[in-house]
């Protein structure tokens, strides 16, 4: 030095949808801020939960608990671009295995 799986967070690059650049009032020279509405979107973060299995109860039939998600709600967050962005690929490091 080369190959191979494997790593919860977290580093580095790459890719990454969806939905009004709405409406009304205010206030600013402006870019753009603050209030209220009304439509919509799921992939930050949140909810909620079949079945098998685990756990408790019961003599048993069965009863409760626990149980994933890009489902499901829309709480949060969004709806031009920018930013963020589940996810995915690579690198990086790590330590195992091979030869």
């Nucleotide at each position: 030095g080369u190959g191979g799986a494997u790593g919860a967070c977290a580093c580095u690059c790459u890719g990454g949808a969806g939905a009004a650049g709405c409406c009304c009032g205010g206030c600013g020279c402006a870019g753009g801020c603050c209030g209220g509405g009304u439509g919509c979107c799921g992939a930050a973060g949140g909810u909620g939960c079949a079945a098998a299995g685990c756990c408790g109860g019961g003599c048993g039939a069965c009863c409760g608990g626990u149980g994933a998600a890009u489902c499901u709600c829309u709480c949060a967050g969004g709806c031009a671009a920018a930013a963020g962005g589940a996810c995915a690929g690579a690198g990086a490091c790590a330590g195992c295995c091979a030869g």